A computed fold for a 1482-nucleotide RNA from an uncultured Cytophagaceae bacterium, annotated as small-subunit ribosomal RNA.
[in-house]
RNA sequence: AGAGUUUGAUUCUGGCUCAGGAUGAACGCUAGCGGCAGGCCUAAUACAUGCAAGGCGAGGGGUUAGCAAUAACACCGUCGUACGGGUGCGUAACGCGUAUGCAACCUACCUAUCACAGGGGGAUAGCCUUUGGAAACAGGGAUUAAUACCGCAUAAAGCAGGGGCUUGGCAUCAAGAUACUGCUAAAGAUUUAUCGGUGAUAGAUGGGCAUGCGUCUGAUUAGUUAGAUGGUGAGGUAACGGCUCACCAUGACGAUGAUCAGUAGGGGGCGUCAGAGCGUGGUCCCCCACACUGGCACUGAGAUACGGGCCAGACUCCUACGGGAGGCAGCAGUAGGGAAUAUUGGGCAAUGGAUGCAAGUCUGACCCAGCCAUGCCGCGUGCAGGAAGAAGGUCCUCUGGAUUGUAAACUGCUUUUGUCGGGGAAGAAUAGGCAUCUUGCGAGGUGUUGUGACGGUACCCGAUGAAUAAGCCACGGCUAACUACGUGCCAGCAGCCGCGGUAAUACGUAGGUGGCAAGCGUUGUCCGGAUUUAUUGGGUUUAAAGGGUGCGUAGGUGGUUUGCUAAGUCAGUGGUGAAAGCUGGUUGCUCAACAAUCAAGUUGCCAUUGAUACUGUCAGACUUGAGAGAAGUGGAGGCUCAUGGAAUGGAUGGUGUAGCGGUGAAAUGCAUAGAUAUCAUCCAGAACGUCGAUUGCGAAGGCAGUGGGCUGUACUUUUUCUGACACUGAGGCACGAAAGCGUGGGGAUCAAACAGGAUUAGAUACCCUGGUAGUCCACGCCCUAAACGAUGCGAACUGGACGUUGGGCUCAAUUGAGAGCUCAGUGUCGAAGCUAACGCGUUAAGUUCGCCGCCUGGGGAGUACGGUCGCAAGGUUGAAACUCAAAGGAAUUGACGGGGACCCGCACAAGCGGUGGAUGAUGUGGUUUAAUUCGAUGCAACGCGAAAAACCUUACCCACCUUUGACAUGUACGGAAUUUUCCAGAGAUGGAUUAGUGCUCGAAAGAGAGCCGUAACACAGGUGCUGCAUGGCUGUCGUCAGCUCGUGUCGUGAGAUGUUGGGUUAAGUCCCGCAACGAGCGCAACCCUUGUCAUUAGUUGCUACAUUUAGUUGGGCACUCUAAUGAGACUGCCGGUGACAAACCGGAGGAAGGUGGGGAUGACGUCAAGUCCUCAUGGCCCUUAUAGGUGGGGCUACACACGUCAUACAAUGGCUGGUACAAAGGGUUGCCAACCCGCGAGGGGGAGCUAAUCCCAUAAAGCCAGUCGUAGUCCGGAUCGCAGUCUGCAACUCGACUCUAUGAAGCUGGAAUCGCUAGUAAUCGUGGAUCAGCAUGCCACGGUGAAUACGUUCCCGGGCCUUGUACACACCGCCCGUCACGCCAUGGGAGUUGGUGUCGCCUGAAAAGGUCCAGCUAACCGCAAGGAAGCAGAUCUUAAUGGUGAUACCGAUGACUGGGGUGAAGUCGUAACAAGGUAACC
Repeated sequence: AGAGUUUGAUUCUGGCUCAGGAUGAACGCUAGCGGCAGGCCUAAUACAUGCAAGGCGAGGGGUUAGCAAUAACACCGUCGUACGGGUGCGUAACGCGUAUGCAACCUACCUAUCACAGGGGGAUAGCCUUUGGAAACAGGGAUUAAUACCGCAUAAAGCAGGGGCUUGGCAUCAAGAUACUGCUAAAGAUUUAUCGGUGAUAGAUGGGCAUGCGUCUGAUUAGUUAGAUGGUGAGGUAACGGCUCACCAUGACGAUGAUCAGUAGGGGGCGUCAGAGCGUGGUCCCCCACACUGGCACUGAGAUACGGGCCAGACUCCUACGGGAGGCAGCAGUAGGGAAUAUUGGGCAAUGGAUGCAAGUCUGACCCAGCCAUGCCGCGUGCAGGAAGAAGGUCCUCUGGAUUGUAAACUGCUUUUGUCGGGGAAGAAUAGGCAUCUUGCGAGGUGUUGUGACGGUACCCGAUGAAUAAGCCACGGCUAACUACGUGCCAGCAGCCGCGGUAAUACGUAGGUGGCAAGCGUUGUCCGGAUUUAUUGGGUUUAAAGGGUGCGUAGGUGGUUUGCUAAGUCAGUGGUGAAAGCUGGUUGCUCAACAAUCAAGUUGCCAUUGAUACUGUCAGACUUGAGAGAAGUGGAGGCUCAUGGAAUGGAUGGUGUAGCGGUGAAAUGCAUAGAUAUCAUCCAGAACGUCGAUUGCGAAGGCAGUGGGCUGUACUUUUUCUGACACUGAGGCACGAAAGCGUGGGGAUCAAACAGGAUUAGAUACCCUGGUAGUCCACGCCCUAAACGAUGCGAACUGGACGUUGGGCUCAAUUGAGAGCUCAGUGUCGAAGCUAACGCGUUAAGUUCGCCGCCUGGGGAGUACGGUCGCAAGGUUGAAACUCAAAGGAAUUGACGGGGACCCGCACAAGCGGUGGAUGAUGUGGUUUAAUUCGAUGCAACGCGAAAAACCUUACCCACCUUUGACAUGUACGGAAUUUUCCAGAGAUGGAUUAGUGCUCGAAAGAGAGCCGUAACACAGGUGCUGCAUGGCUGUCGUCAGCUCGUGUCGUGAGAUGUUGGGUUAAGUCCCGCAACGAGCGCAACCCUUGUCAUUAGUUGCUACAUUUAGUUGGGCACUCUAAUGAGACUGCCGGUGACAAACCGGAGGAAGGUGGGGAUGACGUCAAGUCCUCAUGGCCCUUAUAGGUGGGGCUACACACGUCAUACAAUGGCUGGUACAAAGGGUUGCCAACCCGCGAGGGGGAGCUAAUCCCAUAAAGCCAGUCGUAGUCCGGAUCGCAGUCUGCAACUCGACUCUAUGAAGCUGGAAUCGCUAGUAAUCGUGGAUCAGCAUGCCACGGUGAAUACGUUCCCGGGCCUUGUACACACCGCCCGUCACGCCAUGGGAGUUGGUGUCGCCUGAAAAGGUCCAGCUAACCGCAAGGAAGCAGAUCUUAAUGGUGAUACCGAUGACUGGGGUGAAGUCGUAACAAGGUAACC
């Protein structure tokens, strides 16, 4: 510090997610040790048991024990129990924090100083006795003490009162001294050393009160308040104060957010962060609040009191049923809740507290120990050597290699830790006792004695022995780390993107690797990354976002200049900012964590002194901002009253006759009752042609015939006046298209709704005919628009060019025009700059300033609820649950369009002939079957693989057999190979049998090669699967003209340019131009063939001469032909067109003319196109079978459908007879002549030929004659009977052919559709491959030989440019809504139910205050009666709780109901994206 994720790719916007740190954590797996910390976040739920606050006998009397000394104890008294400890319910508050104030206050114990303590009195607990009660406890009587209680005396001092004096201040006043009046004290004890008591002053400590500032969310909470705000007086308090009360006034608070609602203890700090911030408040410290819930006071220095009291309530317990007792949010512990949080431990040794003269006692504060990896820190689980790179595992290309891996074994070493043995702390200083020294006293010093829970712990020494000690997560990218097997969209994973459908580095396992390590992962939460709320530090034309527009209040901001001031601002100084924490230094635990100490810091607040530039306040001045006056100008600016013509509709009359109207085409409609058309006259309402424009005016909405009236604004010129009067503008007010609403008019046109006609599968639409609200006017509402420049208002600054509107100035000018400058508008193009790009660009989206509005992912949703406005329709304000990982902007390349421009092709058109109908052949589908093997499926499958299925082929089915195999290699043994015959069997096969002995080396023995057989194992074998794992090959777009690269340039980039443009071509062919210049693969050419000629050659070819039946023979190679080499054609020449180009048109010459004809040749790529059954091949599968062999069957089936062909339907023909002319091929397992036989297929025969020699082999159509005469025929030949031929082991299933006989459909073929542009179509025959045989198929060959093309509008396909796009699996795309089904959250809902608050009324405990008092009473007064005072009681007021009614808000639930979201393959349509087929949208 960033990364992943929207796209085919890019860039931006924007969300989601990740890597980091943290944690009072929890869960899963695992676990050796120690140190230091931490440990109920939930139920402030309920609590058994024990402990947590007592001390003092030197205050008192007594009791018990003891002979006594003495000790212990209850009670009275006194000090403490208001500290310490816990918790976070409540509290949004002077509660907390910070800074001040109290001239408005208190303070036990402690310290200092001053002063004092005289003399009396009456009770009471205990004890004793008695009574009641289950108990708790209570009552009566007698008696007694005090440092308990009460008078009196004293009063320095204090307090109160009023009086004057001095000093000081801040308004009430304060301080000091002063005379007078009134009031208020006390306690003793003892060991004689001391400890206490009372009053006062001061200090210290601790508190109380007040104030400034700071302190969460919500406006869908906007008004709140009656002791409320203030005053006077009184009461009350330690003290000020509406704190309380009486009276008076009517205030007080609030958009700078009152009130209300929700949530919450606050701070120091802690986590994170670069910081600013954001989150948080557990442990430690400070403050607050609370103590079962609510209320109340008492005591006291201090409480409205956690382990005190009273009352009420809920709950629990005891009970003799009459009554009683209790409060763990102290420490342990229990139950419950929960994902979850410890021992009913030890000790007062230390620190601290209470008490006491002290010893001491008490102390769950505290110090320690126990449990828990909860966290942080540290240590260990060994170290060194060691290659046969062991075994084993895993992987692989598997005789072997790689890896685990120096890892192990093995050798040597060490001993932290562990175990055993031994030693063994610091923490301890005290106090007290004793001794001693010093001192006026109090005190103090020194020595000695003495005290440890932890703990025989830390630590140290010795012995022992590698011995006792490693896991967890991950390994597709982000993100370090990869392979095998299993699984097969299953099981599963997943933080995001996403993996898994048979080769998964993503699931599971294993091996290996990476990371961290006594831990590792997961989950939750917080900060960060996130500049994703932006103060630092964001935006707003199109991504979310400028309010529809103006006026204007508060607020914010504000021109030039002078002076004063000093609020802001800046600087110095002082106080404070607790400690701890954080940061730095040092030190102590072996280090660290941790701890100690010092420093820094604490960014803040307060006070004070100074500075005065800037801002502010106050006072004065100025003119440039703003405004006013004067003189002019322009305009569809507004309101209102008149008025005009054209058009439309209607009315009346005339002319006139059959249609009009309307559409893509029609129909509805109108019309013989006279329409449409036309003429004349009249009526009505609405809108204003031309001018008219890139024009003008207005704040916006908006404004258009003409004239008048009223009225607003702007601009220009002059610089006369005022003198900052300004800008913006939350709330507020006004205006605000269309539609809509209300009342009343008006109503010609147009026209929602509605009706009819069409269209359509439907058509509640688009089109047509009608037509009502409305459209118009007046008045009143509504208040929204894509109210748009999708661009808030104002001001300043920053190059230009060209128009245009309204002014002004100068120049020029006969007129008409004009030139320059300038102000205000309105447009186009563009420097710089800006922008994601598109684009903006003095009319900014540039550079700055001021102010306002608004935005923060998409959907849900501008919806719900609430408020508010409205007559309504609705407007405005405006969420959440839930859901997705995107949604979006701009631009790019493609593809596509029922977008555009240009061009090409037998693409259409023009023609010729077909297919589709019939019969047959053949292939396919389907069906059937034991099997009908498999593949090919739009074009680009279907006479295709198959250039030959009777057996074989053959892969399929049935049956019978074989198992190292039909075939390959290796091992061992035997045998040459080979061969004859017989038997069984359907055959494969099995059994028997005959002959035979080779080749090489060697003298021989023997060995070797090859072949055959036997045995066992490695292995063979598979036309089994996957063409979506592949190679190779092929089809197709398409022989279409395209597809790219290097360098340069442009662009942030994807990309563009080049390759586009103007011409031209069959062509990205060529030329020209051009930020491009070049190049490659394609095109063309080079190759083959054909067309002309030449040269060479001349047999088997040819033949001008001679000859013959015959190129038969001689001669010859001129010609034809053959086959080799050359020539030839290049827009080369001429004319025209063109741009002086490329090129095109015409012509000449030429055998051939503009690539002469034909072929081969197929760019980058597309279709997961085809083929695992040609071959090769990964993986998977079978292995007595999915392998191999044999016989038979099947691939040939047959209601049917389709493709491709053959033959026909006839006279341009059929049949019969005669007769002519090819090319190219094939042939020894072959082609087969002559001749003979057969009607024929064919048979016999055997010459020739390994082929320019012989054969196949008669070419046919044609031509010359004859016949048939339009008919199911002398057309057509299917089908079928009989008889044959040939091939072949074998023609039954299932061959071809022949003879004879039979003679079906069919008379030119619906919708639709195919081929072909010249030696082509059409037609005619010939040959070949395959092949024993089998050709209507395929491939090739020649013969005869046309028609037509105006042209490119349309159909199809293609190319180039451009345009739109929401498509990119690319239109066979994308995508919307209803309905149906499942699930989820949510609104409404008759209501039901719970909670919180407010108000009214009733009730009215304890307590407080008042009043009354018939009762009772020790202290004081009084001789007494009695009084004062107290107790008890009654009553009134306040008052908790409870009850009741009303009301507001919140939550839960509810039949039914509304929409929303979501869910691989549901229904209906096709709304949007292209002109989306009616442009879309508001």